The RNA shown here (small-subunit ribosomal RNA) has 1502 nucleotides and comes from a metagenome.
Model confidence (mean pLDDT): 83 of 100.
Its Rfam family is "Bacterial small subunit ribosomal RNA".

C1' cells in the first nucleotide's frame, strides 16, 4: 500500500466481497511446562446449606459456661499422703453467654434494573450550608433526682413472641447551677464596587453544657473558635436516535408574605400578575448508567464502556419514615403486593445484584478451599477479637509472554508406499537405521530462602506530661514453595488449517449438475489443480481453524476529504421572513483571534528512560504528554461591535427608441360546416385495395344569399417579449418590464433565501353558457390466426367563454441564483458615439441581448468553452448500489381524480454512463455475381432406374441431415465382400512378437457332416557354418499377450466440405486516444481484384489478387518410326522403294506488352475507338483456396488418448439379410412424337484400354453368342461399323408403324452356384403417358441443347460416375425488385451476436409485507372511588416517674380520634406499541408451463 467482481474488450460511476488488527467470547480438532492477568455478556430469574459486622468488663448490673486458686464432701488407685475423677462453696482471680450502655453497622463488598437528568464530565460559585472520629487552641467537667433491662415470680401462645407484678446499676435518662468569642434581638452602620445590595468591630438584654473509669498517671466528657476530611446546593459549557412526535405548560413563570430545611429555592402554602419553554428542536416516543479509559485509524474520526479507578443509582416490587454527625439504610424498622417455607389453621418466618454453592435460562463463564502472616477497616488504653475486604491456593489454552519436544554426523540416496511415472526413473529424504554429544523439561534423592516492617513481654540507655534508641524473646497461610545441587536416560512431550484466482502452496484415484464445496468470482453433466480420499507441498505452531461482533481498507456521509448536462442528484418559476454572506476611507473597542503566564486537567492508562522478578510479559520509580476548561496581562493585521465620511454596488429623476409582455373592449377578411333558392345528373366519398357512409325524396359539383362558432394564411426569421408556464389578424384604453444616453439626487439602502405567499402547459373536476371544425369513449367497415389497435366512415364528452378548483409534465439548456476574472473570429436584434457621404449606404468603437465556430482550461468520455460544464467567492435545493417503490402506513391539501411528505421486510451482485470493435436492421449510399431481368432447355404430372425417410423384419449392418445429407462413403451386396440375423463350432485363439521342445508342415486319397471340423491313410524338410551352432519354415506346449467395423469426431491427429477464387486478413515502426482502439486499410478516380494512380500522420512489409505451372489456339527450329505422301516409281491397300516438303507426333523457342495511333480523363491511373496480328486488353480452360467461420463431416480408410468386452462385443462355417413395401421425398433414364418413327444407302472423330487381356479373319446361329486362332506387352495388332448428319422410300396426327413398362415362352453369357437376387437375345404381350398445379433448377459461346464413343470398378452386372469428340443456338434494355457477397456510413437495450434480446397477464410452488369483521397482550399517562403504614396538623374528656406546686393541681409528654398528603387496589374512556385473524391485495423468487409480441434496428404505427 491494495485486490477480486458489471463488458467481446475499454474508461468511469457504483455497490458487494477479501487480505489487517481486536474480543470477558463460543464451537471443532489437538494439547508438555511456567509466569502474569482474566472468567454469567443470557433470567435485576428463584434460591437449600455455611460463612460475609462486630467490639469494648479500663461504662454497668451481674455469673449461664470454661480455667486456675482456696476451702470442703465423696469415690478409685493404692506407695497412707499423694495422684486422678465426680460434686459443693467463694465474683476474690483469669475471664464471660445473655442483658443495659458506648462506638461501629451510612465503610468495605455486589449489581447496572431505572435514569437523556446538573445523572455524569469539566470549569466556576456558596456573603445560602453541615461535618462524628482527627489536629490546633480557649474555657469548663458543679450539685442533685427518678426510672428501667437483665435476674426473680405469675400468665397467654404450637411457635414467633408477648403481658403483668416485684428488685436493681451506669459514661443510660432527667432537673438545677455556672457560662460566651455561640444564637437571637436592640443601639448604631466603619468599609466595600458606593444605585440596589453586602455588612466588620463595639455595647446591652435573653437562651443554652458536661460523665465518669482507674493502676494517680492517663483515658474520657461539655461549650466555643479555627483547620483538615467528607458531604449538600447553584450555574456556564458538553453529553444517543426519531419531525411519519410541532406545539408544550396551571405550582405552570414571576412577585409579596409565611411555613419548612443544615442551607438557597414554588421545596410547600395563601394572595396578586399572566407569564415561561419551543425550528439554535420544546413536548412526546425509543434506546442507554456517565467518565478516566479500551479497540481501530496516518490523522480527523468511528465503535465500545468487561476487568482496575472516580461518580451515580439500586438491594424481591412499591410506599414511608425512625435512629443518627451521616441513611430515607443490601445482611435495620413499618405497611402494601407477589412468591417460597413453617403451622396445633389461631398465626408466623424469609429476601445471595456479599463469598462459595444449587436449580433454571443459555452457544457460554470456576471451589459449598486456606489464612488473618502481610495491606486495609471496625471496636478496644492495650493484649487482642472480628473481617468471603484482602492475601493465597484450586478449576479453565479463555488471553499475553517465556521454555521445551533434542543437537551434530550419517547416501547403497536403504526398505516400504493404497505416491507419481515417459517404466529410464522421480519423490518422501539426512528423513530413518547407525555413530557421537547434551539434559532445559520429566522422574527420583538432597539442600533451601526473601516476603517481618512492626508489635508484645523482659533488660538497658537517652530525653523527660511517654516517646525514641538498642539487646533479647516471640509471631509465616501460601510453603519444604521459588531457587540450588546430584543421579537416570533421547529418554516424558505436535498438531491444525489450507493448496482455482484474490493468496504462499499440485498431482493421482474415486464420483459424474449426483454426492458435495463456496468469503466474492464461481466449481461438479466421464480425463475436476475447486467435491471425497491419498501422496506431496504451503502457512502457523501448544495451538490451529470456524462462527459472532467492532474499527480499518471505505475519499462508500467526504471538516481534513465527494458530488449534482448524459452515471443517483438543480426545487416548475418568482416574491420574500428568519438565517448565512457583504464595497472604499478614518477613529474607537477587544467578543472572536494571536502571544506570555497562573490554576486545574485524580491515580491508573499512554509514552521515554532507569530498575526489579534467570529473560519477557508483568511490576516499581522518575520525566513528559493528557491537544481541554478557567483566571490574569499584552497586541490590534483580519472578522465582529460602535461612530464619522465616500461613491464605484444598488436605487431614484430626466431624455430617446423598442417588443407575438399582460388585462378588458371594439372591428375585419379568407376558409369550414349548415340553411334557403337556382343550374345540373348519376354517382360521390374513401383506401395499399376495399367496404361501412351519402345519393333519383336529386347527392357530389357549381352560383347567389344568409347563419354560426373557432382559429388568425402570407409577413415569419436558430427574430422579439416575458420570472417561468407561455405570447402571433387590426385597433383603443389601462398595467408591467427591460435597453441606451446623461450624471442631478440618496449614500451600501446589497446578494441569497429554510418556513410562508403568489403564478403555474395539457388533461381533469364543479356551475352556467356555447358548440363550426377537430375529436378520447362508443358504433360500424376493413386488415388479421386473432385485432378490444394501426387504416376508413360516423360520433359524444372535451376543445371555446365566465367563475371557482386541481398543482402536475421529458414544467428540458435534462445545466439553481448572484458577483468578478480569463484569447479570438463571424452572423443577427435594440440603442449610442465617431469617420466618410448629395442620397442609398459603408467603416470604426461601445453597451445590452440572441446564435455559430474555436484557444487555454475542464471533463469518464461525449462535449463545454465571456450565454462555461473554466478560475474563484456567497447562499439555497438535492444525491449516496439495483429492485421492492415514489409503493405501504400515518399526517396535510383536494368535491373527486389525485397530489405533497415518504419507509421497511424481502431479494440480487450487479444496475448504470460514455466511448470501442464486431454482428444485425422490414436504416441509407456505392458495387459485384446466371442474383434478378432477357432467353434456351429442364424438374415438379407418367413408367422405370437409383438413393433417402418411414414402415416391416430374426436381420432389413453402419455412417451422411438446409444451402454444404439423399446415382453420397459404394470406381459396381448372388457366395465372398459383410460390419447385420439364425443355427453349428473354437478359446494363447483367424493375425504379431518372445520362450521351450520337436522336425516336419503342406499337398493328396477315403469316411462322417450343410460346412467349419473330426477320424483314418499316404507322404516325409531347406539354407549358412569357424562344425560349437545359427537362421528360415512348420507343429505342439506355456504365459506374457493377441483381437474388437465396440463407445466417445463434444478428448484428438490427418483428410475433407462450405462461405469463396469472395477480395479480403494482418504486422513493424511512427502518430492520435487515459484506454479498448484508431490511423495505415478511409477519401477522389479506376479495376476482375486492398488492381493501379492521386491525395492524406503516416512510412513500409507479410499472407491473399495477379504472375510464375499444365493444357489449348499461331508459328520457327530440331527429330522422322509404328506416323505422313507433294513430286518419282509400285500396289487391291502408304502395300513397297524413296522422301520428311505437308499432316501429325514431342522437345526447345518465338509471340501479346495497353507496345503503337486518336479521343476522354486531373499533365495520373485508366477507359473508349482503331491499326497491325493466329490471338487484344487476365485470349479460352485447369491446377492453385488468405486470416478465419460452422464444437461442420469422418474413431467404419488410416492413426490415436481414455473407457468397455476377453470360453466373447474376439475367431470360423452354412443359410438368410443389406434387394422387404399401404406410402413420402431427392437425383436420373425413356417418352408423350412428323424438327418425328421405320427401312435401305452413303460420310466424317477424339479421348482411351488391352497378355488371367484385347481378340482380326473364317465358319455356325434371326440374335445374344459359339467354334477356331492370325496379330498385338501396342502411333505397328485389337476393342473400332462412331452416332446425330446427308440421300431415297414409307407412315399422316391416331394412344398410332408414337411409347415401351409389365408378362409369357424359348435361349445366350459369366460364375462352385443366377430361387430369394445378375446381364443379354429372339418371338409374343403392348401398361401409364398427348408436354405436366403450386413451386423450382441449369446455362452468357464452341456455352446451352443434342448425338454418339471410351475408361475405372469388374468373373458377371450402369440409365450412375469420370473423360472424349460431332452438330451447334437464343438472349443480356438494365440493376427497381428476390438471393448471396464486398466497402463506407447510421441506430442498437444484441456479443451464444436477430434462430439475438425481451415485456405483461394467466397456471403452480415458496417467502416476506399491507388491508381486514375482530380477538388478545402490554406500556405511559389522565379522571373518579377506596385508602395501609407514616410524617405533619388539629383534638386529646383517657393515661402519665423525674420539674414546679399553695399538694388541689400545673407544665410537658403519650395513647386514642379526626384531617391533608399518599403506595397498592378498583372503575372508566381514550392514546401508543406488539401478537394473532376467515378472507383479500399487490410484491419478490423459482432449467426447460400457457397466451400473445409491448420495447431494443425506422423493432416493422419512431
Nucleotide at each position: 500500500a491494495g485486490a477480486g467482481u458489471u463488458u467481446g474488450a475499454u474508461c468511469c460511476u457504483g455497490g458487494c466481497u477479501c487480505a489487517g488488527g481486536a474480543u470477558g467470547a463460543a464451537c471443532g480438532c489437538u494439547a508438555g511446562c511456567u509466569a502474569c492477568a482474566g472468567g454469567c455478556u443470557u433470567a435485576a430469574c428463584a434460591c437449600a446449606u455455611g460463612c460475609a459486622a462486630g467490639u469494648c468488663g479500663a461504662g454497668g448490673g451481674g455469673a449461664a459456661a470454661c480455667g486456675a486458686u482456696a476451702u470442703u464432701g465423696g469415690a478409685a488407685g493404692c506407695u497412707u499422703g499423694c495422684u486422678u475423677c465426680c460434686g459443693a462453696u467463694a465474683g476474690g482471680c483469669g475471664u464471660c453467654g445473655a442483658c443495659c450502655g458506648g462506638c461501629g453497622c451510612a465503610c468495605g463488598g455486589g449489581u447496572g434494573a431505572g435514569u437523556a437528568a446538573c445523572g455524569c464530565g469539566u470549569a466556576u460559585c456558596c456573603a445560602a450550608c453541615c461535618u462524628g472520629c482527627c489536629c490546633a487552641c480557649c474555657a469548663c467537667u458543679u450539685g442533685g433526682g427518678a426510672a428501667u433491662a437483665a435476674c426473680c415470680u405469675u400468665g397467654c401462645g404450637a411457635a414467633a413472641g408477648u403481658a403483668a407484678g416485684a428488685c436493681u446499676a451506669a459514661u443510660g435518662c432527667c432537673c438545677a447551677a455556672u457560662g460566651a468569642c455561640a444564637u437571637u434581638u436592640a443601639u448604631a452602620g466603619a468599609a466595600g464596587g458606593c444605585a440596589u445590595c453586602u455588612g466588620a468591630a463595639a455595647u446591652g438584654a435573653a437562651u443554652u453544657a458536661a460523665a465518669g473509669a482507674u493502676u494517680u498517671a492517663u483515658c474520657g466528657g461539655u461549650g466555643a473558635u479555627g483547620g483538615a476530611u467528607g458531604g449538600g446546593g447553584a450555574u456556564g459549557c458538553g453529553u444517543c436516535u426519531g419531525a411519519u412526535u410541532a406545539g408544550c405548560u396551571u405550582g405552570u413563570u414571576g412577585g409579596c408574605g409565611g411555613g419548612g430545611u443544615a442551607a438557597c429555592g414554588g421545596c410547600c402554602c395563601a394572595c396578586c400578575a399572566a407569564g415561561g419553554c419551543g425550528a439554535c428542536g420544546a413536548u412526546c416516543a425509543g434506546u442507554a448508567g456517565g467518565g478516566g479509559u479500551u479497540c481501530u485509524g496516518a490523522g480527523a474520526g468511528g465503535a465500545a464502556g468487561g476487568u482496575c479507578c472516580c461518580c451515580c443509582a439500586c438491594a424481591u416490587u412499591g410506599g414511608a419514615a425512625c435512629u443518627g454527625a451521616g441513611a430515607c439504610a443490601c445482611g435495620g424498622u413499618c405497611c402494601a403486593a407477589a412468591c417460597u417455607c413453617c403451622u396445633a389453621c389461631g398465626g408466623g418466618a424469609g429476601g445471595c445484584a456479599g463469598c462459595a454453592g444449587u436449580g433454571a435460562g443459555g452457544a457460554a463463564u470456576a471451589u459449598u478451599g486456606g489464612u488473618c502472616a502481610a495491606u486495609g477497616g471496625g471496636c478496644g488504653a492495650g493484649a487482642g477479637c472480628c473481617u468471603g475486604a484482602a492475601c493465597c491456593a484450586g478449576c479453565c489454552a479463555a488471553g499475553u509472554a517465556g521454555c521445551g519436544u533434542g543437537c551434530a554426523g550419517g547416501a547403497u540416496g536403504a526398505c516400504g508406499g493404497c505416491c507419481c511415472u515417459a517404466u529410464g526413473g522421480g519423490u518422501u529424504g539426512u528423513a530413518a537405521a547407525c555413530u557421537g554429544c547434551u539434559u532445559u523439561u520429566a522422574u527420583a534423592g538432597g539442600g533451601g530462602a526473601a516476603u517481618a516492617a512492626a508489635g508484645u513481654g523482659a533488660g538497658c540507655c537517652a530525653c523527660g506530661u511517654g516517646u525514641g534508641g538498642u539487646u533479647u524473646u516471640u509471631u509465616g497461610c501460601a510453603u519444604g514453595u521459588a531457587c540450588c545441587c546430584u543421579a537416570u536416560g533421547a529418554a516424558u512431550a505436535a498438531g491444525g488449517a489450507c493448496c482455482g484466482g484474490c493468496u504462499a502452496a499440485u498431482u493421482c484415484c474415486g464420483u459424474g449438475c449426483c454426492a458435495g464445496c463456496a468469503g466474492c468470482c464461481g466449481c461438479g453433466g466421464u480425463a475436476a489443480u475447486a467435491c471425497g480420499g491419498a501422496a506431496g507441498g504451503u502457512c502457523c505452531g501448544g495451538g490451529c481453524g470456524u462462527u459472532a461482533u467492532c474499527c480499518g481498507g471505505a475519499u462508500u456521509u467526504a471538516u481534513u476529504g465527494g458530488g449534482u448536462u448524459u452515471a443517483a442528484a438543480g426545487g416548475g418559476a418568482g416574491c420574500g421572513u428568519a438565517g448565512g454572506c457583504c464595497g472604499g476611507a478614518g477613529a474607537u473597542u477587544a467578543a472572536g483571534c494571536g502571544u506570555a503566564u497562573u490554576g486545574u486537567g485524580a491515580a491508573a492508562u499512554g509514552u521515554a528512560g532507569a530498575u526489579g522478578c534467570u529473560c519477557a510479559a508483568c511490576a516499581u520509580c522518575u520525566g513528559c504528554a493528557c491537544u481541554g476548561c478557567a483566571g490574569c496581562g499584552c497586541g490590534a493585521a483580519c472578522u465582529g461591535g460602535u461612530u464619522u465620511c465616500c461613491u464605484u454596488g444598488a436605487g431614484u429623476a430626466c431624455g430617446c427608441a423598442u417588443a407575438a409582455a399582460g388585462u378588458g373592449g371594439g372591428c375585419g377578411g379568407a376558409a369550414u360546416u349548415c340553411g334557403u333558392g337556382g343550374u345540373g345528373u348519376a354517382g360521390c366519398g374513401g383506401u395499399g385495395a376495399a367496404a361501412u357512409g351519402c345519393u333519383u325524396a336529386g347527392a357530389u359539383a357549381u352560383c347567389a344569399c344568409g347563419a354560426a362558432g373557432a382559429a388568425c394564411u402570407c409577413c415569419g426569421a436558430u427574430u422579439g417579449c416575458g420570472a417561468a408556464g407561455g405570447c402571433a389578424g387590426c385597433u383603443c384604453a389601462c398595467u408591467g418590464g427591460g435597453g441606451c444616453g446623461c450624471a442631478a439626487c440618496u449614500g451600501a439602502c446589497g446578494c441569497u433565501g429554510a418556513a410562508g405567499c403568489u403564478c403555474g402547459a395539457a388533461a381533469g373536476c364543479a356551475u352556467g353558457g356555447g358548440u363550426a371544425g377537430c375529436a378520447a369513449a362508443c358504433a360500424g367497415g376493413a386488415u388479421u390466426a386473432g385485432a378490444u389497435a394501426c387504416c376508413c366512415u360516423g360520433g359524444u364528452a372535451g376543445u371555446c367563454c365566465a367563475u371557482g378548483c386541481c398543482g402536475u409534465a421529458a414544467a428540458c439548456g435534462a445545466u439553481g441564483a448572484g458577483u468578478g476574472c480569463u484569447a479570438g473570429g463571424u452572423g443577427u436584434u435594440g440603442g449610442a458615439g465617431g469617420g466618410u457621404u448629395u442620397c442609398c449606404g459603408c467603416c470604426c468603437u461601445u453597451c445590452a441581448g440572441u446564435g455559430c465556430c474555436g484557444c487555454a482550461g475542464c471533463u469518464a468520455a461525449c462535449g463545454c468553452a465571456u450565454u462555461a460544464a473554466g478560475c474563484a467567492c456567497u447562499c439555497c435545493g438535492c444525491c449516496u448500489g439495483g429492485g421492492g417503490a415514489g409503493u405501504a402506513c400515518g399526517a396535510c391539501c383536494g368535491c373527486a381524480a389525485g397530489g405533497u411528505u415518504g419507509a421497511a421486510a424481502c431479494u440480487c451482485a450487479a444496475a448504470g454512463g460514455a466511448a470501442u470493435u464486431g454482428a444485425c436492421g422490414g436504416g441509407g449510399g456505392c458495387c459485384c455475381g446466371c442474383a434478378c431481368a432477357a432467353g434456351c432447355g429442364g424438374u415438379g404430372g407418367a413408367g422405370c432406374a437409383u438413393g433417402u425417410g418411414g414402415u416391416u423384419u430374426a436381420a432389413u449392418u453402419c455412417g451422411a441431415a438446409g444451402c454444404a445429407a439423399c446415382g453420397c462413403g459404394a470406381a459396381g451386396a448372388a457366395c465372398c465382400u459383410u460390419a447385420c440375423c439364425a443355427g453349428g463350432u473354437c478359446u494363447u485363439g483367424a493375425c504379431a512378437u518372445c520362450c521351450u521342445u520337436u522336425g516336419a508342415c503342406c499337398a493328396c486319397u477315403c469316411u462322417a457332416g450343410a460346412g467349419a471340423u473330426a477320424g483314418a491313410g499316404c507322404u516325409u524338410u531347406c539354407c549358412c557354418u569357424u562344425c560349437g551352432g545359427g537362421g528360415a519354415c512348420a507343429a505342439a506346449g506355456u504365459g506374457a499377450c493377441a483381437g474388437g467395423u465396440g463407445g466417445u469426431g463434444c478428448a484428438u491427429g490427418g483428410u475433407u466440405g462450405u462461405c469463396g477464387u469472395c477480395a479480403g486478413c494482418u504486422c513493424g515502426u511512427g502518430u492520435c486516444g487515459u484506454g479498448a482502439g484508431a490511423u495505415g486499410u478511409u477519401g477522389g478516380g479506376u479495376u476482375a481484384a486492398g488492381u493501379c494512380c492521386c491525395g492524406c500522420a503516416a512510412c513500409g512489409a507479410g499472407c491473399g489478387c495477379a504472375a510464375c505451372c499444365c493444357u489449348u489456339a499461331u508459328u520457327a527450329c530440331u527429330a522422322g518410326u509404328u506416323g505422313c505422301c507433294a513430286g518419282c516409281a509400285u500396289u487391291u491397300a502408304g502395300u513397297u522403294g524413296g522422301g520428311c516438303a505437308c499432316u501429325c507426333u514431342a522437345g526447345u523457342g518465338a509471340g501479346a506488352c495497353u507496345g503503337c495511333c486518336g479521343g476522354u480523363g486531373a499533365c495520373a491511373a485508366a477507359c473508349c475507338g482503331g491499326a497491325g496480328g493466329a490471338a487484344g486488353g487476365u485470349g479460352g480452360g485447369g491446377a492453385c483456396g488468405a486470416c478465419g467461420u460452422c464444437a461442420a463431416a469422418u474413431c467404419a480408410u488410416c492413426a490415436u488418448g481414455c473407457c468397455c468386452c476377453u470360453u466373447a462385443u474376439g475367431a470360423c462355417c452354412u443359410g438368410g439379410g443389406c434387394u422387404a413395401c399401404a406410402c413420402a421425398c431427392g437425383u436420373g433414364c425413356u417418352a408423350c412424337a412428323a424438327u418425328g418413327g421405320a427401312u435401305g444407302g452413303u460420310a466424317c472423330a477424339a479421348c482411351g484400354a488391352g497378355u488371367c487381356g484385347c481378340g482380326a479373319g473364317a465358319c455356325c446361329g434371326c440374335g445374344a453368342g459359339g467354334u477356331u486362332u492370325a496379330g498385338c506387352u501396342a502411333a505397328u495388332c485389337u476393342c473400332u461399323u462412331a452416332a446425330a448428319a446427308c440421300c431415297a422410300u414409307u407412315c399422316u396426327c391416331a394412344g398410332u408403324u408414337c411409347g415401351g413398362a409389365u408378362u409369357g415362352u424359348a435361349g445366350g453369357c459369366u460364375g462352385c452356384a443366377a430361387c430369394u437376387c445378375g446381364c443379354c437375345u429372339a418371338c409374343a404381350u403392348g401398361a401409364a403417358g398427348c408436354c405436366g398445379g403450386a413451386a423450382u433448377c441449369g446455362c452468357u459461346a464452341g456455352u446451352a441443347a443434342u448425338c454418339g464413343c471410351g475408361g475405372a470398378u469388374c468373373a458377371g452386372c450402369a440409365u450412375g460416375c469420370c473423360g472424349c469428340g460431332g452438330u451447334g443456338a437464343a438472349u443480356a434494355c438494365g440493376u427497381u425488385c428476390c438471393c448471396g457477397g464486398g466497402c463506407c456510413u447510421u441506430g442498437u437495450a444484441c456479443a451464444c451476436a436477430c434462430c439475438g434480446c425481451c415485456c405483461g397477464u394467466c397456471a403452480c410452488a415458496c417467502c416476506a409485507u399491507g388491508a381486514g369483521a375482530g380477538u388478545u397482550u402490554g406500556u405511559a399517562a389522565c379522571a373518579c372511588c377506596c385508602a395501609a403504614a407514616g410524617c405533619c396538623g388539629g383534638u386529646g374528656a383517657g393515661g402519665u416517674a423525674a420539674c414546679c406546686u399553695u399538694c388541689g393541681g400545673g407544665a410537658g409528654c403519650c395513647a386514642g380520634c379526626c384531617g391533608u398528603c399518599u403506595a397498592a387496589g378498583g372503575u372508566g374512556g381514550g392514546a401508543c406499541a406488539g401478537a394473532u385473524g376467515a378472507u383479500u391485495a399487490g410484491g419478490g423468487u423459482g432449467a426447460a408451463g400457457u397466451c400473445g409480441u409491448a420495447a431494443c434496428a425506422a423493432g416493422g404505427u419512431a